[in-house]
RNA sequence: GCCAGCGUAGCUCAGUUGGUAGAGCAGCGCUUUCGUAAAGCGAAGGUCGUCGGUUCGAUUCCGACCGCUGGCU
Numbered sequence: 001g002c003c004a005g006c007g008u009a010g011c012u013c014a015g016u017u018g019g020u021a022g023a024g025c026a027g028c029g030c031u032u033u034c035g036u037a038a039a040g041c042g043a044a045g046g047u048c049g050u051c052g053g054u055u056c057g058a059u060u061c062c063g064a065c066c067g068c069u070g071g072c073u
Base pairs, nucleotide, nucleotide: 001072002071003070004069005068006067007066010025011024012023013022019056028042029041030040031039049065050064051063052062053061
């Protein structure tokens, strides 16, 4: 330099033939316990990498850029 894949909650990941985002774990609160752990319940946590385009409407489609991983040279 070229090609491919990935980027969503603190972490690991779902989600989409475009209609306003979820799970598990972690953390927090409550119940239980003499206390801790475990278990159960609850609440919270997101400008869906950035910028533009298409559209009534974009995490989803298109383009550029940034980052990570792999391959080729």
Predicted 3D model of a 73-nucleotide RNA (transfer RNA) from Patescibacteria group bacterium UBA4787. It matches the Rfam family "tRNA". The family's RNA type in Rfam is transfer RNA. The source organism's lineage runs through Bacteria and Bacteria candidate phyla.